[in-house]
Context: one part of a larger RNA
RNA sequence: GCCAGGGAGUGUAUCUAUGUGGCGAGGAUAAUUCUUUCAAGAAGCAUCCAAAGUGAAAGCAAAAACCCGCAGUUUACGAGGGGUUGGGUAUUAAUGUACCUAAAGUCACAUGGAUACUACCAGAAACCGGGCGAUCUAAUCCUGAGCAAGGUGAAGCAAGGUUAAUCCCUUGUGGAGGCCUGAAGCGGUACUGCGGGCAUGCGUUCGUGUGACUUGGGAUUAGGGGUGAAAAGCCAAUCGAGCUCGGUUAUAGCUGGUUCCUGCCGAAAUAGGCCGAAGUCUAGUCUCAGAUGAAGUAGUUAAGAAGGUAGAGCUACGGAUUGGGGAUUUUGGGGGAGAAAUCCCUCGGUUCCUUGUCCAACUCCAAAUAACUUAACGCUGUAGAUUCUGGGAAACAGGGGUGCGCGGUAAGCGUGUAUUCCGAGAGGGGAACAACCCAAAUUAUGGUUAAGGUCCUUAAAUACUGGUUAAGUGUUAAAGGGUGAAAGGUGUGCACAACCGAAGACAGCGGGGAGGUUGGCUUAGAAGCAGCCAUCCUUUAAAGAAAGCGUAACAGCUCACCUGUCAAGGUUAGUGUGCCCUGAAAAUGGACGGGGCUAAAUCAGUUACCGAUACCAUAAUUCUCGAAAGAGAAGGUAGGCAGGCGUUUUGCUUGGAUAGAAGCUUUUUCGUAAGAGGAAGUGGACUAAGCAAAAAUGAGAAUCCUGGU
Numbered sequence: 001g002c003c004a005g006g007g008a009g010u011g012u013a014u015c016u017a018u019g020u021g022g023c024g025a026g027g028a029u030a031a032u033u034c035u036u037u038c039a040a041g042a043a044g045c046a047u048c049c050a051a052a053g054u055g056a057a058a059g060c061a062a063a064a065a066c067c068c069g070c071a072g073u074u075u076a077c078g079a080g081g082g083g084u085u086g087g088g089u090a091u092u093a094a095u096g097u098a099c100c101u102a103a104a105g106u107c108a109c110a111u112g113g114a115u116a117c118u119a120c121c122a123g124a125a126a127c128c129g130g131g132c133g134a135u136c137u138a139a140u141c142c143u144g145a146g147c148a149a150g151g152u153g154a155a156g157c158a159a160g161g162u163u164a165a166u167c168c169c170u171u172g173u174g175g176a177g178g179c180c181u182g183a184a185g186c187g188g189u190a191c192u193g194c195g196g197g198c199a200u201g202c203g204u205u206c207g208u209g210u211g212a213c214u215u216g217g218g219a220u221u222a223g224g225g226g227u228g229a230a231a232a233g234c235c236a237a238u239c240g241a242g243c244u245c246g247g248u249u250a251u252a253g254c255u256g257g258u259u260c261c262u263g264c265c266g267a268a269a270u271a272g273g274c275c276g277a278a279g280u281c282u283a284g285u286c287u288c289a290g291a292u293g294a295a296g297u298a299g300u301u302a303a304g305a306a307g308g309u310a311g312a313g314c315u316a317c318g319g320a321u322u323g324g325g326g327a328u329u330u331u332g333g334g335g336g337a338g339a340a341a342u343c344c345c346u347c348g349g350u351u352c353c354u355u356g357u358c359c360a361a362c363u364c365c366a367a368a369u370a371a372c373u374u375a376a377c378g379c380u381g382u383a384g385a386u387u388c389u390g391g392g393a394a395a396c397a398g399g400g401g402u403g404c405g406c407g408g409u410a411a412g413c414g415u416g417u418a419u420u421c422c423g424a425g426a427g428g429g430g431a432a433c434a435a436c437c438c439a440a441a442u443u444a445u446g447g448u449u450a451a452g453g454u455c456c457u458u459a460a461a462u463a464c465u466g467g468u469u470a471a472g473u474g475u476u477a478a479a480g481g482g483u484g485a486a487a488g489g490u491g492u493g494c495a496c497a498a499c500c501g502a503a504g505a506c507a508g509c510g511g512g513g514a515g516g517u518u519g520g521c522u523u524a525g526a527a528g529c530a531g532c533c534a535u536c537c538u539u540u541a542a543a544g545a546a547a548g549c550g551u552a553a554c555a556g557c558u559c560a561c562c563u564g565u566c567a568a569g570g571u572u573a574g575u576g577u578g579c580c581c582u583g584a585a586a587a588u589g590g591a592c593g594g595g596g597c598u599a600a601a602u603c604a605g606u607u608a609c610c611g612a613u614a615c616c617a618u619a620a621u622u623c624u625c626g627a628a629a630g631a632g633a634a635g636g637u638a639g640g641c642a643g644g645c646g647u648u649u650u651g652c653u654u655g656g657a658u659a660g661a662a663g664c665u666u667u668u669u670c671g672u673a674a675g676a677g678g679a680a681g682u683g684g685a686c687u688a689a690g691c692a693a694a695a696a697u698g699a700g701a702a703u704c705c706u707g708g709u
Stems, first nucleotide, its partner, number of pairs: 001709006011117013026049003032043004053060002064085005072077002086101006120257004127247006138221009147211001149181003152177001156173006185208003190204002193202002223239001225235003260644006270283005286392006295380003299377006311365001312363002318359003323354007332347006398422010427438003442620007452610003455595003461607001463606006474597002487582003491579006497572004508565005514538003519533003544559001547558003621634005645698001647695010663682008
């Protein structure tokens, strides 16, 4: 791990609601006693609930009338129901206010729920009490034992030297020491070595090894206590309070688990309170039952009324703010003139005109949505809407998208709000993918479409028309992810503008490109072309006192400009726009899902087809309503409600069985399902159905328990 067996809402008491039954202004007995065919029957005057309330209490103490009106029927009655006025009590001087008042309870059983108890099951760490432990280990006491060998060589002593005598020196002798090396012994530093002989071992290395040494045997100290050269160490593989038994089923707002089927409805992750934040109470939201009795309102349209957001605007206010102009202020700063008064310039302040901008806490203006009221239509509703009352909950950790906010550099970020989806929603698409697109699944069959697609994978167009792209750009709906920006491109398409052009444009090619003159100045020189000044005139088809190369200076070669040839559009670093290119960098090899594609890319248009549990058709099941015909409905977590299946035992009734019961194996039929029936084999003695009753009544999970394997 698997298999088998076991394994979790139970019992008592009280309260409450519902159902069924008994009796009923009453209902019921309890303990106990008696009888008995042992099933039960009878008695039991206590007591409990109800029949009257109100008031703190003393106390006092309710039965009346009228109106409306559902079901129904006689259209006016009208059980129940609603209203008005009364009545009782308390308070009060009174008005008034509060509760009650025109009669239904009680007992038993069953079920739902509450409370107290172990209270659905399993699970702490802990706390307290009584005992058991010092054969491990800590310390101490008593009594024993052990420490190879070697080294060093303290005191003391002796001899000699020395001295006046000591001191002192030398040589011997001697054998001290928590001395040294090191065996046994004791330890356990490093390798952070090895490690399925070990719940701490093994190896090498290392420390100590006559001492505060090691060790045998015996004894003492005990759990908030001991012992401790102190590490909260050790006290029997257990120690920041041992072990064991008991209190004990401690408690757990936490975690895990909680066993058959089908049908109907179906949530919430919000608000307020709480030593409240993992919980709980009340409300909201779900469900079931009852009452009531006619309106309700998700939608559309219209009308009305409220508003100050988006936007916009600002000589319409408050505030911020660019440039220009004018006026004013000398009791603001600086500068200048003057002997001074004073004058002028400039900066600044105030103000006017003009120009350009901005505001959540500005508004002269001012939407759309949303929301409110009313009406009409639509839809729902006497087959009972709406509303109310009562029983039962779950939930109060939410999350994603979109619109609008706030915080943050940002986030698959945090925090709001409205709406929608997931949650609790399957199906189709999106390669895969809770919440993106389409679309709400009772069952079966057939058809039609949606989103999205139609080369192959892969169902359907290698469809059609007209463009674009040459980059494999692309073949990715969007959000997240991915990206791709500024800036460039004489890559291309389209549109437009201006100018030139058969009186010949543009490009190429042929020719000309002159004279005054080497302009003047400067300069060694300066001749179109170092520099400065001027930049005229002539001949001309045209030709600059020269746009570049060149020379020391000339020379020389081109250009502008003119002409010939040729023959049709050309030119603009023009403007706008479509596609494309560069810009362009990430870590295993790599992604348009893939193959591949020059369309099977992209833009615009057209017609077919494919494609879902959507829609349509046919048939069927169940539920709700209904007398029926029929109409409508049937996704679903927590949860509520309803109806069933099965197991064991008991009672009654009816059966079966050695001519073969139960059980087991194989197989078959029926039922939506839990399950039920039949046949064959095996088995060898019990057992089934119906109606009731009672439960130790259903397993796949609990790191579940026991056994097997």
Notes
A computed fold for a 709-nucleotide part of an RNA from a marine sediment metagenome, annotated as large-subunit ribosomal RNA, domain II. Its mean pLDDT, the model's own confidence on a scale to 100, is 82.